[in-house]
Transfer RNA from a Candidatus Parcubacteria bacterium, 72 nucleotides, folded computationally. The source organism's lineage runs through Bacteria, Bacteria candidate phyla and Candidatus Parcubacteria. Rfam family: tRNA. The family's RNA type in Rfam is transfer RNA.

RNA sequence: GCCGGGGUAGUUUAGUGGUAAAACAACUCCAUGGUAAGGAGUAGACUGCGGGUCCGAUUCCCGCCCUCGGCU
Repeated sequence: GCCGGGGUAGUUUAGUGGUAAAACAACUCCAUGGUAAGGAGUAGACUGCGGGUCCGAUUCCCGCCCUCGGCU
């Protein structure tokens, strides 16, 4: 330099053109003599950045950044 995968909550992932889901973690409560395990609940991401298409973009298109792999 070229090709391809990925970037969504603190972490790991899902998602689909119609205002985002789960698990773990965090917090609260229950329970216990107490701790752990367990049960119930709460909060938390405008989806890497910028632009375009569209009534509407996390999703489609373009550029850039980061990261992983491959080729030279």
It was read from a public genome assembly. Model confidence (mean pLDDT): 81 of 100.